Overview:
The prediction has a mean pLDDT of 80. A computed fold for a 76-nucleotide RNA from a Halanaerobiales bacterium, annotated as transfer RNA. The source organism's lineage runs through Bacteria, Bacillati, Bacillota, Clostridia and Halanaerobiales.

Formats: sequence, C1' cells, structure tokens
RNA sequence: ACGGGCAUAGCUCAAUUGGCAGAGCACGAGACUCCAAAUCUCGGUGUUAGGGGUUCAAGUCCUCUUGCCCGUGCCA
Repeated sequence: ACGGGCAUAGCUCAAUUGGCAGAGCACGAGACUCCAAAUCUCGGUGUUAGGGGUUCAAGUCCUCUUGCCCGUGCCA
C1' cells in the first nucleotide's frame, strides 16, 4: 500500500424484512440479618466509534474518517 472482518450499557454479547435499543454478569436502592454473605424485589445508568447521505423512519443501507484484528505485498 491492497483485500477482508470487527466497533451497541462498566464487561461479555443480542437486536427478525429498516419499524418502541435489550439479556446475563457487574453496579445502585430496598427487604431479610446483630453485621455481612446468599436470596428476593425494584432500577438501564446508552451521542449504537465519529462525520455526511438515502428514507416517513437507520444499530441495520450507502459513503468518508478513526481504532483494533487477520491475510497479501513493496522499500530499507
């Protein structure tokens, strides 16, 4: 340099044909307890990496950029 993949909650990951952004763990509050753990109840805390476009509507489609991973190559 070229080709491919990935980027969503603190972490690991979902999200159907484009149609209300979710789960588990963690975390916070409460119950229980002498206190704590466990258990139970409640709570999503988010600029879907960033900009632009298409669309009535974009996490999803198009485009540019950034970061990471894989492969191929050039110079020294």